Overview
This is a predicted structure of a 371-nucleotide RNA (Bacterial RNase P class A) from a Thermoanaerobaculia bacterium. RNAcentral holds the sequence, with entries from ENA. The gene name in the source record is rnpB.
[in-house]
RNA sequence: GAAGCGGUCCGGAGAAUCGCCGCUGCAAAGCGGAGGAAAGUCCGAACUCCCACGGGCAGCAGGCUGGAUAACGUCCAGGCGCGGUGACGCGACGGACAGUGCAACAGAAAACAAACCGCCGAACUGCGAUCGCAAGAUCGCGGAGGUAAGGGUGAAACGGUGCGGUAAGAGCGCACCGCGUCCCGCGCGAGCGGCGACGGCAUGGCAAACCCCCUGCGGAGCAAGACCAAAUAGGGGAGCGAUGGAACCGCCCGUUUCCGACAUCAGCUCCCGGGUAGGUUGCUCGACCACCGCAGCAAUGCGAGUGGCAGAUGAAUGAUUCUCACUCCCUCACCGGAGAACAGAAUUCGGCUUACAGGUCCGCUUCACGC
Numbered sequence: 001g002a003a004g005c006g007g008u009c010c011g012g013a014g015a016a017u018c019g020c021c022g023c024u025g026c027a028a029a030g031c032g033g034a035g036g037a038a039a040g041u042c043c044g045a046a047c048u049c050c051c052a053c054g055g056g057c058a059g060c061a062g063g064c065u066g067g068a069u070a071a072c073g074u075c076c077a078g079g080c081g082c083g084g085u086g087a088c089g090c091g092a093c094g095g096a097c098a099g100u101g102c103a104a105c106a107g108a109a110a111a112c113a114a115a116c117c118g119c120c121g122a123a124c125u126g127c128g129a130u131c132g133c134a135a136g137a138u139c140g141c142g143g144a145g146g147u148a149a150g151g152g153u154g155a156a157a158c159g160g161u162g163c164g165g166u167a168a169g170a171g172c173g174c175a176c177c178g179c180g181u182c183c184c185g186c187g188c189g190a191g192c193g194g195c196g197a198c199g200g201c202a203u204g205g206c207a208a209a210c211c212c213c214c215u216g217c218g219g220a221g222c223a224a225g226a227c228c229a230a231a232u233a234g235g236g237g238a239g240c241g242a243u244g245g246a247a248c249c250g251c252c253c254g255u256u257u258c259c260g261a262c263a264u265c266a267g268c269u270c271c272c273g274g275g276u277a278g279g280u281u282g283c284u285c286g287a288c289c290a291c292c293g294c295a296g297c298a299a300u301g302c303g304a305g306u307g308g309c310a311g312a313u314g315a316a317u318g319a320u321u322c323u324c325a326c327u328c329c330c331u332c333a334c335c336g337g338a339g340a341a342c343a344g345a346a347u348u349c350g351g352c353u354u355a356c357a358g359g360u361c362c363g364c365u366u367c368a369c370g371c
Base pairs, nucleotide, nucleotide: 001367002366003365004364005363006362007361009359010358012324013323014322015321016320017319018318020033021032022031023030024029035342039353040352042351043350044349045348046347047221048220049219050218059217060216061215062214063213064078065077066076067075068074079093080091081090082089083088094212095211099210100209101206102205116151117150118147119146120145124143125142126141127140128139129138130137131136159177160176161175162174163173164172178201179199180198181197182196183194184193185192186191225281226280227279228278235272236271237270238269239268240267241265242264243263244262288308289307290306291305292303293302294301295300326339327338328337329336
């Protein structure tokens, strides 16, 4: 210098005028007023109400190890696997000797292996030829059969290379590599290492198929919930009035009662209660954030001090102007013109994910060149 990798931060600044919301104040006035994601509402909690003895089934979610945390499916550190020359990135990463199932096409065969081409055909056997008196021998073509080296198919074909061995072959034997078990060493652990021993290899793939194992899980959500509480229309009760007139009761007795039991009413008066509108509360200072010190590789924890933190509800956080800064166009230059993302609180936190014009800084890698 080029090409990359990982991360941090910013997200225009200042002023004036006119407004909006909240708090303080008698008033005048003063102070405060969106975000890194306020978003998606995907996880985990706080808080509230409902439900709930305990246990099991079903269902759902999670699943390498250690740590962090109130908790988590989040974060940190590590292991293993895959990708990259590398910085680094990605990973649903328990179990396929519990059982069931699946594998298109191709291929002989897709799972307690199999035999299409090929190779062999020693031993067994048929036919023929030659030799031989004969027994038999040799050769050729076959059969039964052997084989898994080679070819071919496939995403995947039952360890790899070499030597020996054989009729041809084969872990059949051996050496090395790989693999498994044990042992030893290191590590809290997942695991790693070993010219240490044993085993010829001893269970192919898929669980993001059912399933098995381990762990966890009640529901609804601030429109939760609590309080105050109209008008109108319902509900309940008492008294009065009007109308009817002997009940109440399954039956009987008894009691009450004609000086009215009991029933009815768009009647009048009074009382009680629930709900709705509306209002108050929950409501914003909390497992909070930043700086500093200490502990830790880190996530994070602990400690002291300082500073910071909106609360609307037909729902505030705005508009205009000026100056400066940034980017683009024109220009030698000045002047001039244009532009400036994603988005926007709603009970509150911790995360994840997604969107984002333009810019800032830090660390690291590879290659090239120079010293």